[in-house]
Context: one part of a larger RNA
RNA sequence: GACCGCUGCUAUCCGGCUGGGACUAAGCCAUGCGAGUCAAGGGGCUUGCCGCAAGGCAAGCACCGGCGGACGGCUCAGUAACACGUGGACAACCUGCCCUCGGGAGGGGGAUAACCCCGGGAAACUGGGGCUAAACCCCCAUAGGAGAUGGAUACUGGAAGGUUCCAUCUCCGAAAGUCCGCAAGGAGCCCGAGGAUGGGUCUGCGGCGGAUUAGGUAGUUGGUGGGGUAACGGCCCACCAAGCCGAAGAUCCGUACGGGCCAUGGGAGUGGGAGCCCGGAGAUGGACCCUGAGACAAGGGUCCAGGCCCUACGGGGCGCAGCAGGCGCGAAACCUUCGCAAUGCGGGAAACCGCGACGAGGUCAGCCGGAGUGCCGAUGCUUGCAUCGGCUGUCGGGGAGUCUAAAAAGCUCCCCAUAGCAAGGGCCGGGCAAGGCCGGUGGCAGCCGCCGCGGUAAUACCGGCGGCCCGAGUGGCGGUC
Numbered sequence: 001g002a003c004c005g006c007u008g009c010u011a012u013c014c015g016g017c018u019g020g021g022a023c024u025a026a027g028c029c030a031u032g033c034g035a036g037u038c039a040a041g042g043g044g045c046u047u048g049c050c051g052c053a054a055g056g057c058a059a060g061c062a063c064c065g066g067c068g069g070a071c072g073g074c075u076c077a078g079u080a081a082c083a084c085g086u087g088g089a090c091a092a093c094c095u096g097c098c099c100u101c102g103g104g105a106g107g108g109g110g111a112u113a114a115c116c117c118c119g120g121g122a123a124a125c126u127g128g129g130g131c132u133a134a135a136c137c138c139c140c141a142u143a144g145g146a147g148a149u150g151g152a153u154a155c156u157g158g159a160a161g162g163u164u165c166c167a168u169c170u171c172c173g174a175a176a177g178u179c180c181g182c183a184a185g186g187a188g189c190c191c192g193a194g195g196a197u198g199g200g201u202c203u204g205c206g207g208c209g210g211a212u213u214a215g216g217u218a219g220u221u222g223g224u225g226g227g228g229u230a231a232c233g234g235c236c237c238a239c240c241a242a243g244c245c246g247a248a249g250a251u252c253c254g255u256a257c258g259g260g261c262c263a264u265g266g267g268a269g270u271g272g273g274a275g276c277c278c279g280g281a282g283a284u285g286g287a288c289c290c291u292g293a294g295a296c297a298a299g300g301g302u303c304c305a306g307g308c309c310c311u312a313c314g315g316g317g318c319g320c321a322g323c324a325g326g327c328g329c330g331a332a333a334c335c336u337u338c339g340c341a342a343u344g345c346g347g348g349a350a351a352c353c354g355c356g357a358c359g360a361g362g363u364c365a366g367c368c369g370g371a372g373u374g375c376c377g378a379u380g381c382u383u384g385c386a387u388c389g390g391c392u393g394u395c396g397g398g399g400a401g402u403c404u405a406a407a408a409a410g411c412u413c414c415c416c417a418u419a420g421c422a423a424g425g426g427c428c429g430g431g432c433a434a435g436g437c438c439g440g441u442g443g444c445a446g447c448c449g450c451c452g453c454g455g456u457a458a459u460a461c462c463g464g465c466g467g468c469c470c471g472a473g474u475g476g477c478g479g480u481c
Stems, first nucleotide, its partner, number of pairs: 001481009012371006019364002021329001027327003031324003036067003041064002044061007074282003084206007093199002098195007106140005115130006144172009154163002178187003208254003215245003220242008257279004261272004284305006307318004335361001337360003343357001344355004374391008396416007424470005429451002435465001437464004446453002
C1' cells in the first nucleotide's frame, strides 16, 4: 500500500455491479407457505341448466389410475478418500421421459377404493360385510428375449469369451385397439434394434502438517466354489494356502469438502476456498427398507437413541442445514412482503394449473462511477465572516404522462422559492503535512503503533483559538499478502 471481517463518530442525491446468521451452536424451533398435475384413463357423488320422462349438457368434489414428488432449494458436519481435478478403460454395466428404424396389439378371467350398511377410538386413525369400473391385476396365445451345446463363414479389435447365420434343447414370456374427434386426424400402448442424455464401476498422474507416530494387517493377501448386484470384485460366504502394505513414509495423530477461482505480488511465490459455477457429502445422532428407470429418498416408511408436543393415561404426533420468522450463541448479519408478467421446471392434446426455484419490492456505510452542499456585486470589519441587493435551480416540494403483473424507483413535460433541505472525521513533538499560541493540570489526571511526553512557563495530557490531510466519509481493532 492492497484486500477481508468487526467497530466509533458522521451522513444529501443518482446510476451500475455484487452480497448480507459462512467464521460461534450441522444448537433448538411457535405460525404460514415451499409439489403438484391430468376430467381427452375409470367408476361415483353434489350442484345448476334443458327435458313430461328416459336422459343430456356444464361446473365442482374426493376416490382408483398415470406421470412427477430421486429435479429444483439449503448446508459444509463428516471425509486425506478414486472425494475432487485431469487423462484413460468397461472384452464387467444400467438409462423413465426424448429421437430414428422395424414389427405388433388375438382370446379369457379377477380384485378393489370411492359408494352403501354395521362397528372400535378422546384423538391419530381404524375393523368387518356388500356393490362396481378402468390405460388396475392375472392367465393363455403369438411375436419376442435369455442361456447351453454343436456347426458355419465373415466382421470389429491389440486380444474374442463379442457380433452375424443354422440346428437342437431348456427357461422366461408382450400389449390399452384405449381415449378425444362426425370424419380426416390427434394423443397414447407393447416388442426389438440403434441414438441421445443421465449415471455406475475400474484406473495412471496431481494437490497437507507431524517420525517427539516405525512397524501395520485376520476378510487381512491370494486361490477354488458359491451367493449377491445393472455390473467387476474378499462385496458377502464355505473351504484351502500364507500372504499383503511400509523410510519413494505404511500405520497412527492433527487439520481440511475438492476444483474453477479469489486476495496480494513486477514475478517467483505466499495465503484463502463463504458467496457464483462444476463435482461430492449430509438432512436431530445412527441403522435398515419398500416403491421405482432412478433413492436406501430433507417436506416416504420401520427400528434404536436423545429432545419436544397432545392425551379421556388406553394411545398418538413432530424434525426449518427450504422461504420468511423466533429463541439461544455471539464482535457479528434483513421482511412472518408482492407476483407467477419474465426465465425455467413438473403435469396436461391444449387452454391452463402449480412452483418462498425465480422475478420484484423492503432493509443493511459492500465495491465502482457521477453530482451537489451555491454564484455575482456593494458595505462593514477581527481578510473570511456578517448584513443588504441581485442571479441560478442540482437537490427539495407539487401536478400530468410513461414505465410496471400491480406498484415503487426511473424517464419526459409543466409549476413553486427569503439558498429556503445537504459536512464531517482524524491529526498538528519526531517518523509525518500542520502551533515553539492561550488557559487548565503538575510524574497527578492522562497520551502513546515505535521513539517517547507529564515532577509549575507541557508546540506531546484536557479545553479554546488557529492550522494540516482526506471528504459522504473519516478513524480504530483483528486477519492475509
The part of an RNA shown here (small-subunit ribosomal RNA, 5' domain) has 481 nucleotides and comes from an uncultured archaeon. It matches the Rfam family "Archaeal small subunit ribosomal RNA". Clan: SSU clan. The coordinates come from a structure-prediction model, not an experiment, and the mean pLDDT is 80. The full RNA is in RNAcentral, with records from Greengenes.